Model confidence (mean pLDDT): 77 of 100. A computed fold for a 372-nucleotide RNA from an Alphaproteobacteria bacterium, annotated as Bacterial RNase P class A. Rfam family: Bacterial RNase P class A. By type it is a ribozyme. About the family: Ribonuclease P (RNase P) is a ubiquitous endoribonuclease, found in archaea, bacteria and eukarya as well as chloroplasts and mitochondria.
[in-house]
RNA sequence: UCAGAUGGCCGGAUGGCCGCGGCGCCCCGCAAGAGGCGUCGAGGAAAGUCCGGGCUCCACGGAGACACGGUGACGGAUAACAUCCGCCGGGGGCGACCCCAGGGACAGCGCCACAGAAAUGACACCGCCUAAGACCCUAAAGGUCCGGCAAGGUUGAAAUGGUGCGGUAAGAGCGCACCGCGGCCCUGGCAACAGGGACGGCAUGGCAAGCCCCACCGGGAGCAAGACCAAAUAGGGACGGCACGUAACCUGUUUCCGGGUAGCCGUCCGGGUCGGUCGCGUGAGGUGCGUGGCGACAUGCAUCCCAGAGGAAUGGCCAUCGUUCCGUCUACGGAUGGAAUACAGAACCCGGCUUACAGGCCAUCUGACGCG
Numbered sequence: 001u002c003a004g005a006u007g008g009c010c011g012g013a014u015g016g017c018c019g020c021g022g023c024g025c026c027c028c029g030c031a032a033g034a035g036g037c038g039u040c041g042a043g044g045a046a047a048g049u050c051c052g053g054g055c056u057c058c059a060c061g062g063a064g065a066c067a068c069g070g071u072g073a074c075g076g077a078u079a080a081c082a083u084c085c086g087c088c089g090g091g092g093g094c095g096a097c098c099c100c101a102g103g104g105a106c107a108g109c110g111c112c113a114c115a116g117a118a119a120u121g122a123c124a125c126c127g128c129c130u131a132a133g134a135c136c137c138u139a140a141a142g143g144u145c146c147g148g149c150a151a152g153g154u155u156g157a158a159a160u161g162g163u164g165c166g167g168u169a170a171g172a173g174c175g176c177a178c179c180g181c182g183g184c185c186c187u188g189g190c191a192a193c194a195g196g197g198a199c200g201g202c203a204u205g206g207c208a209a210g211c212c213c214c215a216c217c218g219g220g221a222g223c224a225a226g227a228c229c230a231a232a233u234a235g236g237g238a239c240g241g242c243a244c245g246u247a248a249c250c251u252g253u254u255u256c257c258g259g260g261u262a263g264c265c266g267u268c269c270g271g272g273u274c275g276g277u278c279g280c281g282u283g284a285g286g287u288g289c290g291u292g293g294c295g296a297c298a299u300g301c302a303u304c305c306c307a308g309a310g311g312a313a314u315g316g317c318c319a320u321c322g323u324u325c326c327g328u329c330u331a332c333g334g335a336u337g338g339a340a341u342a343c344a345g346a347a348c349c350c351g352g353c354u355u356a357c358a359g360g361c362c363a364u365c366u367g368a369c370g371c372g
Stems, first nucleotide, its partner, number of pairs: 001368010012321007020041007028033001043343001047354002050352005055222004060258007068218005074086004088102001089100004103213002108211002110207003125153002127149003133145004161179006180202001181200002184197005226278004236269007248261003285304008322341008
């Protein structure tokens, strides 16, 4: 200097004029309400609604089973999680780093197209051998039948361990060495696992992100949850089922135990209210510093209050500047003209994940080239 990896931050500013919403105070007013002053007023994703919770309600609570759903190496963090941290194993990359729905294929079922001889018990396409046995011919050689082989080649994602040596008629773990595989033992580690040792010729492929099996976890519905006030109507009617108490009903089904209700469940017809207040932001809260930890994070002290609308507020206009891109000039300091200035708006809240984002900045690390 160039190329990359990981983590973090910003994402417009200032002035003037006019205009919004909450809260507090003052003041006018019978009240409704108007005015003045002060102060606060959208995000890193507010988006998606994909996870997990807080919270609210449901007479239900305890213990099982089933259905359905979720998770899946090990150890931690957390309110919890499919999140995050560390570490193990596997894969990718020169590397920094990145990725993995990472338990089981001997419980069972299913699939492996095409190609290829053949895709589970492997009948061999091109081939190798001709030992043993039989025949023909014969000086030898040779040929045929029978037989042996899967080591070489073909095909494929994958071909019944790999490389080498020996052995054999030719071959084959047939034997040996190393690698691989298997269980056993030792060492290290909380563990996943890693390393080492001796032994054993040892193997019947893959897919579970196909169904499935195993282990663990899980009530339901949701702020249109729900509470209160006010007002109004018709405290309405019909049908069916169960029940009036051992048995019906009690937010997935079901069994047992305990408890509660006197009624419960379903369908249809008809009527009233579409008002107001709360829920609604003091929190698993933010920031700073210290301590512990590799880290996620925990903890102590200090400090701060940082939207709360209710069809939905924070805006409009003007001017100047900033940033980026393109062009011109340059005394290389810069000047000047034009254009652009991202994704995008809370609605109960929080912790995550995913997706979108013009442009810019910071830190650390890796590789290449060059200089000293």